[in-house]
RNA sequence: CGGUGAGGUAGAGGUGCAAGCAGCAUGAUUAAUCAACUGGAGGAUGACAACAAUGAAGGUUGGUGGAAGGGUUGUUUGCCGAAGCAAAAAGUGGUGUCUGGCCGCUGAUUGCUGGUGCAUAUCCGAAUAGGAAAUGUACUGUCAUGCAUAAAAUAGCUGUGCAUGAUGCGCUACUGAUCGA
Numbered sequence: 001c002g003g004u005g006a007g008g009u010a011g012a013g014g015u016g017c018a019a020g021c022a023g024c025a026u027g028a029u030u031a032a033u034c035a036a037c038u039g040g041a042g043g044a045u046g047a048c049a050a051c052a053a054u055g056a057a058g059g060u061u062g063g064u065g066g067a068a069g070g071g072u073u074g075u076u077u078g079c080c081g082a083a084g085c086a087a088a089a090a091g092u093g094g095u096g097u098c099u100g101g102c103c104g105c106u107g108a109u110u111g112c113u114g115g116u117g118c119a120u121a122u123c124c125g126a127a128u129a130g131g132a133a134a135u136g137u138a139c140u141g142u143c144a145u146g147c148a149u150a151a152a153a154u155a156g157c158u159g160u161g162c163a164u165g166a167u168g169c170g171c172u173a174c175u176g177a178u179c180g181a
Base pairs, nucleotide, nucleotide: 001180002179003178004177007175008174009173010172011171014080016079017078018077019076020075021074022073023072024071032064033063034062035061036060037059038058042051046098047097048096083113084112085111086110087109090106091105092104093103094102095101114140115139116138117137118136119135120134122132123131124130141167142166143165144164145163146162147161148160149159150158
């Protein structure tokens, strides 16, 4: 001086990601519960216990009347595999009881997705709110290749624009490691 880029540090993408707290609307003429009338034997997921002719479930009228998840606004914090989805050893909570059923929480590990928007059928959801993944599409970030162009000007490098392709264990910068002369 040139090449490669192990390791470390710091960054960029933007309607960027996630979590906590507080308020608001919805949920909700709801669930649940009380009273009266009706009803006439069970209801409850399986069994047991308990309740029930001193009237079960259901229905009508009237009164009282939630909560969770999700949404939105503000604010705080942590960040750029941020995070999300699927499977998953193992563990754990709730229920009158249970090696049952149902509803959750954590989850070593593995795989996929660069990010955002929109649309479609499906699923979740009280919902025409919203969310999930799949497909398609638009924009965008990064890199590679090619072309053009500005400074420079032989070329190369740098910047900008266009096109094509790819995508995060990626990319950029510094540091530092290593190889060659």